This is a predicted complex of two RNAs, RNase P RNA and transfer RNA, with 421 nucleotides together.
It holds a member of the Rfam family "Bacterial RNase P class A". Gene Ontology terms of the family: dimeric ribonuclease P complex, tRNA processing and ribonuclease P activity. Rfam classes the family as a ribozyme.
């Protein structure tokens, strides 16, 4: 220098003028209110993200249910570990792809049962088409009953794999190696690894992202969850029958006040933002990630604020805006910058 | 904002317990008729939204998106 791998960080900056929204402070003759206060005016501090996004997972919080346990339904799956907790993460086992650095993996269980496997092929789970032997019939072609899975052909897949021995052809039938399968021994917390022995193979094709089995987990719903005050209306009592309406007039009906009561519409208040919070050092863990110490308070609307214009420099600026909080995961993303490691070249 | 549901020929729909995709209108073509319609034969038309991924094998199983509908004060 190039090519590559892991990962970390940023999301133009700086001034000036306008304007919004929360909040605190101080003022408010004049408006509202009995009052706290509201409502204006000012001054100040503070205002999206790394995904705020999909709403797929977990949890916190709230109402309901619930002795306790079980059926159903759901989810997860190799093993220890962090975690509030998870399908996430972090360490390892095993398998797979690379020359390496590294990267992938829904990876229990098919000897617990049951279901599927089109089309081809003789046959799709306990198999004789072709071929090979063998004995009978024939003059020969050929039949015909019988071994045999070694060799052809179909298929994604043909019922342990090669190699000898052996036999009429073959064949775990026999033997070595390797693959399973059981048991024992070392190592390891474990999954796992190596090692010895033994069964000739009887359980043996693939499918569990098919039903299913097995072990863990899992009440159910959601902030439009919910809690509180609460006009109007409803509904009893009391008062008052004076007044309006129904065209006058008379009966008649409908309209009032107060006070209680259930319920809780319209609004309103909370829930709502200090939190598994961020920020610095220390300490323990390979690590996720925990603990201590000190510091900061950093959006909270309710028709919904975080914007606009002008100027200067740059690398000339992507994706994209909270609506209860928070831990992931997926997906979108212009560029820029910085670390660890590997390969190949070249100089010393 | 929160739950749900669906996506297949130009429309409207089957088909989703895996085996190679169809139905009725529509459209072209012919034939019937003077001539149209209707009949009646015939053809064409399909990235099964899009990407992965399980299996031999996916429209169907599972996983992420992408549209688009419907509920809830």
């Nucleotide at each position: 220098u190039g090519a590559g791998u892991a990962g970390a960080g940023u999301a133009a900056a700086c001034g000036g003028c306008c304007g919004c929204g929360u909040c605190u402070g101080a003022c408010u003759g004049u408006c509202c209110g009995a009052a706290a206060g509201g409502u204006g005016u000012c001054a100040g501090a503070c205002g999206a993200g790394g995904a705020a996004a999909g709403u797929c997972c977990g949890g916190g919080c709230u109402u309901c249910a619930c002795a306790g346990g079980g059926c159903a339904g759901g989810a997860u799956g190799c093993c220890g570990g962090a975690u509030a907790a998870c399908g996430u993460c972090c360490g390892g086992u095993g398998g797979a792809g690379g020359c390496g650095a590294c990267u992938c993996c829904a990876a229990g269980g098919a000897u617990a049962g049951u279901g599927c496997a089109a089309c081809a092929g003789a046959a799709a789970u306990g198999a004789a088409c072709c071929g090979c032997c063998u004995u009978c019939c024939g003059g020969a072609a050929g039949g015909a009953a019988g071994g045999u899975a070694a060799g052809g052909g179909u298929g994604g897949a043909a019922g342990g794999g090669c190699a000898g021995u052996g036999u009429a052809a073959g064949a775990g039938a026999c033997u070595a190696c390797c693959g399973c399968c059981c048991g024992c021994c070392u190592g390891g917390c474990a999954a796992c690894a190596g090692g010895c022995g033994g069964g000739g193979c009887a359980c043996a094709u693939g499918u569990a992202a098919a039903c299913c089995c097995c072990a863990u987990c899992c009440g159910a719903a959601g902030c439009a969850a919910g809690a509180c005050c609460a006009a109007a209306g409803c509904a009893a009592a009391g008062c008052a029958u004076a007044u309006g309406g129904c065209g006058g007039c008379c009966c008649g009906u409908c309209a009032g006040c107060u006070u209680u009561g259930a319920g809780g519409u319209a609004g309103g208040u909370c829930g709502c933002u200090u939190g598994a919070a961020c920020c610095c050092g220390g300490c323990g863990g390979c690590g996720a990630c925990g603990c201590c110490g000190g510091g900061u308070c950093u959006g909270g609307a309710u028709a919904g604020a975080u914007g606009g214009c002008c100027g200067u420099u740059c690398a000339c600026g992507a994706c994209a805006g909270a609506a209860c909080c928070c831990g992931g995961c997926u997906u979108a993303u212009c560029g820029c910058u910085c670390u660890g490691c590997u390969c190949a070249u070249u100089u010393u | 904002g929160c739950u749900u549901c669906c996506g297949u020929g130009g429309c409207u729909c089957a088909g989703c317990u895996g085996g190679u995709a169809g139905a009725g209108c529509g459209a072209c073509g012919c034939a019937u008729u003077c001539g149209u319609a209707a009949u009646g034969c015939g053809u064409a038309g399909g990235u099964c939204g899009c990407c992965g991924g399980u299996u031999c094998g996916a429209a169907u199983c599972c996983g992420g998106c992408c549209g688009g509908g419907a509920g809830c004060u």